[in-house]
c-di-GMP-I riboswitch aptamer from a Chloroflexota bacterium, 81 nucleotides, folded computationally. Its mean pLDDT, the model's own confidence on a scale to 100, is 84.
């Protein structure tokens, strides 16, 4: 550079519970707290789950959550072999 994560060094991020606010919800945001992750850093572009609304409706459409579930794009620390 490229692949790759046994190892190093700075270090980074924070599940669930629990507590406030916020939202009809899925869920966000702070605190607390670490189960865990080398992209658990960013982007809802495609799938998957999920919630809300239209409809008689399991079809169908809408408008949202979640990238810590896959895929993809964009950037990025270190370095045993």
């Nucleotide at each position: 550079g490229a692949a790759u994560g046994c190892u190093c060094a700075g270090g980074g991020c924070a599940a669930a519970a629990c507590c406030a606010u916020c939202g009809c919800g899925a869920g966000a945001u702070g605190g607390c707290g670490a189960c865990g992750c080398a992209a658990a850093g960013c982007c809802a572009g495609g799938g998957a789950u999920c919630u809300c609304c239209c409809u008689c409706a399991c079809a169908g459409g809408g408008a949202g959550a979640c990238c810590g579930c896959c895929c993809g794009g964009c950037c990025g620390c270190c370095a045993a072999c």

Rfam family: c-di-GMP-I riboswitch aptamer. Rfam links the family to the GO term cyclic-di-GMP binding. NCBI's taxonomy places the organism under Bacteria, Bacillati, Chloroflexota.